[in-house]
Order: sequence, then C1' cells, then structure tokens
RNA sequence: AGCUGCAUGGCGCAGCGGAAGCGCGCCGGGCUCAUAACCCGGAGGUCACUCGAUCGAAACGAGUUGCAGCUA
Repeated sequence: AGCUGCAUGGCGCAGCGGAAGCGCGCCGGGCUCAUAACCCGGAGGUCACUCGAUCGAAACGAGUUGCAGCUA
C1' cells in the first nucleotide's frame, strides 16, 4: 500500500428496511433467621463518525476513524 472481517447499554452478543432485544452485571422489592439460589419490577444504548439513496435505516451506498487478520 491493497484486500477481508468487526464496531449495537458496564461486559459478552442477537437483530435481512416499519425503528433495538437476550444473557451476565447494576438498582428496588419478594422469599429466608441471614446469605446464596430462585421470583417480580426498574434504570441504562447519539446502534463508531460524516454524507447520501428511501415515505421510513442499526440494516442499503460512499467516505473517514479504530481494532483484528491476510497479501505484497
């Protein structure tokens, strides 16, 4: 330098155009003598960034940034 993959709550990941969910964690409550486990509820996300196409984007296109890998 070129190519490929990845970037989504604190962490690990889903999400094939109608607008974001799961597990763990965190907070509150229940249960218990108490803790763990278990049950119920809740908070928390500019979907890496910019622009574009579309009635509508996390998703499609272009560019940029970061990380990983491959080639030279």

Model confidence (mean pLDDT): 86 of 100.
A computed fold for a 72-nucleotide RNA from Neurospora crassa, annotated as transfer RNA.
Rfam family: tRNA. The family's RNA type in Rfam is transfer RNA.
RNAcentral records the identical sequence in 29 taxa.
The sequence is in RNAcentral, with records from ENA, Ensembl Fungi, GtRNAdb and Rfam.